This is a predicted complex of two RNAs, RNase P RNA and transfer RNA, with 473 nucleotides together. It holds a member of the Rfam family "Bacterial RNase P class A". Rfam classes the family as a ribozyme. From the family's description: Ribonuclease P (RNase P) is a ubiquitous endoribonuclease, found in archaea, bacteria and eukarya as well as chloroplasts and mitochondria.
C1' cells in the first nucleotide's frame, strides 16, 4: 500500500420565515374558572428512548409453622444497590497471527436412548481372515482355538516396539497417552508442575429424564394517595296543589334475581398443593343503572462532567461544578441558503533513493441512517450513516 | 403493564420419545375416458421447516438470540 483484529468517537453547525408543547412575566375577553386568546422570555428525546430478556429503586398487600412440588443461576475470585451483567484468569475450542467463542457442576447414584451400516453398539461380538485337529472328490467341509490384520459406523473395549505362541492377545515387559490414589511445589482459587503406586484402559449424551450446589414472598405508576362528581330508594326540612301528587334544599347512600353461608361457618390471607395457622359476615354469579374528572406520584438521581488518589481492570474514594422534556389522541417539526466533515478526478508544491506519503487550490458527488420518551434507573440483545481516531497482527512492494 | 400460543408445498394441516420420512388433502402439469366439458382414474414436478447460531454422529423436533402474526387478562 493491501487484508483484517481490538477498542473508543461523532449520531452535524449557523442564519431567515412558518409552526408545536411544559413554565414564567404582561396585557385582553368572557358565561368569573385551577377559563380562553395574545405577545415576550426560558426550557424541550437517544445511543439506541427500541425490543420487554434480566435486575433493582418506589407503592401497595403479605410476613405463626412444616412437607411436596416449581422456576432460576451453574468454572474461579473479584466488582455492583442487585443480576442472567461487567472484569481479571482458568480450563477447553477455533485462527498462520492480531484475537475470538464457549448454556464451561456431575455420565463409578440410577434409569433411557445411540437410526443406517456393520458379525457385533455397552460388564460386546466373529462376516472375511489366521493357526490346530479330523474327513475326502485336494480344495472344499466340519469341530475347536484366536482377535493382531480386512471391512461397518459418528463411535468397535488404549498406541508404538519387544517377549511369547500353532495362531495370538495387557497374557507379560519398556516407553508413550489416558484414569484412580497417595505425596511435593506454586498459586487466595478454578489450576498448573513434578514424583510414586495401582488395575493394566472404564464410550458418548444432561440444550434427555435425573443428581448435587445456591438462589427465589405477590402484584405492578391502570401500584398507590387526596379532592371532587353521579346513580334507586329511604330519613328531615319547606313551598306549591285541582288533594291523586309534584317541585326545592339537607343527609345518608347504586339497585333487582339465584346461589352459598353467619360456630355444622361461606369466603379471604399465608408465591402453587397439603397439613397447620389466622381473620371472618358477607361472598359469588347475571341482569340493569351511574362515573369514567382533577391533583399528586413525576423530574435531585445507585444524577451528569472534570481533576486527583487507589486498583491489572470493572471499579471505589474524595474535589469542584452542573440542573437538564414532563405530554395525556400524546409537543420537540417542515421549507430554503450557507459551511464543517467525507469521497472521485484534475493541477501546483514539498519530503523521501524509492515503494510512496504530506499540504494547497479548483470542479464534482454526498451532506444521510435507525428510530422517536410516558414512574424512574443499571444493564443485555437488536436497528443504524456520508464518516472519524488509536493501537495491534499477517502479506505485497521499495531501500 | 402480565400471559399465552403460532410460523412446514401456491392454499388448509400432519409429523410419535431426535434417526432414511420431508407428507396428506385441494389446486397445478401431463395422459386415459368424451363429439366437448366437467366428474372419475392412472402418472407427475414443486419445501431456506419463519431467519440466524449452537447441541449432538444426526435437528422440522432440543436449546439460544432475532423476525412475524394471533390471542387472552387487567
Nucleotide at each position: 500500500c493491501g487484508a483484517g483484529c481490538u477498542g473508543g468517537c461523532c449520531g452535524g453547525g449557523c442564519g431567515a420565515c412558518c409552526g408545536c408543547g411544559g413554565c414564567g412575566c404582561a396585557c385582553c375577553c368572557c358565561u368569573g374558572g385551577c377559563g380562553g386568546g395574545u405577545g415576550c422570555g426560558u426550557c424541550g428525546a437517544g445511543g439506541a428512548a427500541g425490543g420487554u430478556c434480566c435486575g433493582g429503586g418506589c407503592u401497595c398487600c403479605g410476613c405463626a409453622g412444616g412437607g411436596c412440588a416449581a422456576g432460576g443461576u451453574g468454572g474461579u475470585g473479584g466488582g455492583c444497590a442487585a443480576c442472567a451483567c461487567c472484569c481479571a484468569c482458568c480450563c477447553g475450542g477455533g485462527g498462520u497471527g492480531a484475537c475470538c467463542c464457549g448454556c464451561g457442576g456431575g455420565a463409578c447414584a440410577g434409569u433411557g436412548c445411540c437410526a443406517c451400516a456393520g458379525a457385533g453398539a455397552a460388564c460386546a461380538g466373529a462376516c472375511c481372515g489366521c493357526c490346530c485337529c479330523u474327513c475326502c472328490c485336494c480344495g472344499g467341509a466340519g469341530g475347536g482355538g484366536c482377535a493382531a490384520g480386512g471391512g461397518u459406523g459418528a463411535a468397535a473395549c488404549g498406541g508404538u516396539g519387544g517377549u511369547g505362541u500353532a495362531a495370538g492377545a495387557g497374557a507379560c515387559c519398556a516407553c508413550c497417552a489416558g484414569c484412580g490414589c497417595u505425596c511435593c511445589g506454586g498459586g487466595u482459587g478454578a489450576c498448573c508442575g513434578g514424583a510414586g503406586c495401582g488395575g493394566c484402559u472404564c464410550g458418548g449424551u444432561a440444550a434427555a429424564c435425573c443428581c448435587c450446589a445456591c438462589c427465589u414472598g405477590g402484584a405492578g405508576c391502570a401500584a398507590g394517595a387526596u379532592c371532587g362528581a353521579g346513580a334507586a330508594g329511604c330519613c328531615g326540612g319547606g313551598c306549591c296543589u285541582c288533594c291523586g301528587g309534584g317541585c326545592c334544599c339537607g343527609g345518608u347512600g347504586c339497585g333487582c334475581a339465584c346461589a352459598c353461608g353467619u360456630u355444622c361457618g361461606a369466603g379471604g390471607g399465608c408465591g402453587g398443593c397439603c397439613c397447620g395457622c389466622c381473620c371472618g359476615a358477607g361472598u359469588g354469579u347475571g341482569c340493569g343503572g351511574g362515573u369514567g374528572g382533577a391533583u399528586c406520584g413525576c423530574a435531585c438521581g445507585a444524577g451528569g462532567c472534570g481533576g486527583c488518589c487507589g486498583g491489572c481492570a470493572a471499579c471505589g474514594g474524595u474535589c469542584g461544578u452542573c440542573c437538564a422534556a414532563g405530554a395525556u389522541g400524546g409537543a420537540u417539526g417542515g421549507u430554503c441558503g450557507c459551511c464543517a466533515a467525507c469521497c472521485g478526478g484534475c493541477c501546483g508544491g514539498u519530503c523521501g533513493c524509492g515503494a510512496g506519503g504530506c499540504c494547497g487550490g479548483c470542479c464534482g458527488g454526498c451532506g444521510a441512517a435507525c428510530a422517536g420518551a410516558a414512574c424512574c434507573c443499571g444493564g443485555c440483545c437488536u436497528a443504524u450513516g456520508a464518516g472519524c481516531c488509536a493501537g495491534c497482527u499477517c502479506g505485497u512492494c521499495c531501500g | 403493564g402480565g400471559g399465552g400460543c403460532g410460523g412446514u408445498a401456491g392454499c388448509u394441516c400432519a409429523g410419535u420419545c431426535g434417526g432414511u420420512c420431508a407428507g396428506a388433502g385441494c389446486a397445478g402439469a401431463g395422459g386415459a375416458c368424451u363429439c366437448a366439458u366437467a366428474a372419475u382414474c392412472c402418472u407427475u414436478g414443486g419445501g431456506u421447516c419463519g431467519u440466524g447460531g449452537g447441541u449432538u454422529c444426526g435437528a422440522g423436533c432440543c436449546c439460544c438470540a432475532c423476525c412475524c402474526g394471533c390471542c387472552c387478562c387487567a